[in-house]
The prediction has a mean pLDDT of 88. This is a predicted structure of an 86-nucleotide RNA (c-di-GMP-I-GGC riboswitch aptamer) from a Syntrophomonadaceae bacterium. NCBI's taxonomy places the organism under Bacteria, Bacillati, Clostridia, Eubacteriales, Syntrophomonadaceae. Rfam family: c-di-GMP-I-GGC riboswitch aptamer. Rfam links the family to the GO term cyclic-di-GMP binding.

RNA sequence: GGUGUAAAAGGCAAACCUGGCGAAAGCCAGGGACGCAAAGCCUAGGGUCUAAAGCAUUGAUUGCCAUGAUAGCCUGGUUGCCACUC
Repeated sequence: GGUGUAAAAGGCAAACCUGGCGAAAGCCAGGGACGCAAAGCCUAGGGUCUAAAGCAUUGAUUGCCAUGAUAGCCUGGUUGCCACUC
C1' cells in the first nucleotide's frame, strides 16, 4: 500500500420515546438498537432537505432564494484496531 471482518479486543448508534435549542430542515443530552469495517473527523465538489431574513406576487396566497442542514446520500481529504497479503 492492498483485501477483508472469519477470529479476538472493542467501537459507533437508525427508527422511536423524554427533556432542551431552532422559523424550519435539523442539532444536543438521556434512554433505545436498524444497521455500520471507518456509521472516526473535515462541507472542497455534487445531490437532497428546510426557507427565517431578503426579492417578486396575491383577494387569499404562492413562487424564488443558503449565508442554514445532512459526513448514517455520493465523491474527495485526513486519522485509525485486528487478520491476511505485497